[in-house]
RNA sequence: CGCCUCGUAGCUCAAAGGAAGAGCACCGGCCUCCGAAGCCGGGGGCUGCAAGUUCGAGUCUUGCCGGGGCGA
Numbered sequence: 001c002g003c004c005u006c007g008u009a010g011c012u013c014a015a016a017g018g019a020a021g022a023g024c025a026c027c028g029g030c031c032u033c034c035g036a037a038g039c040c041g042g043g044g045g046c047u048g049c050a051a052g053u054u055c056g057a058g059u060c061u062u063g064c065c066g067g068g069g070c071g072a
Base pairs, nucleotide, nucleotide: 001071002070003069004068005067006066007065010024011023012022013021018055026042027041028040029039030038048064049063050062051061052060
């Protein structure tokens, strides 16, 4: 310097263009002498940043930033 890949909740990951969900964690309740486990409920995201395409973008396109990989 070029190419590929990834970036979404605190963490690990989903989501074939129709507007974002799960597990764990966290908070509350039930249970218990108190906890743990279990059960029930709840909060939390301007989807790395900026543009573009589209009626509509996490998803497609471009540039940049960051992680990983390959080549030179």
Transfer RNA from a Planctomycetota bacterium, 72 nucleotides, folded computationally. The sequence is in RNAcentral, with records from ENA. Its mean pLDDT, the model's own confidence on a scale to 100, is 84. Rfam family: tRNA. Lineage of the source: Bacteria > Pseudomonadati > Planctomycetota.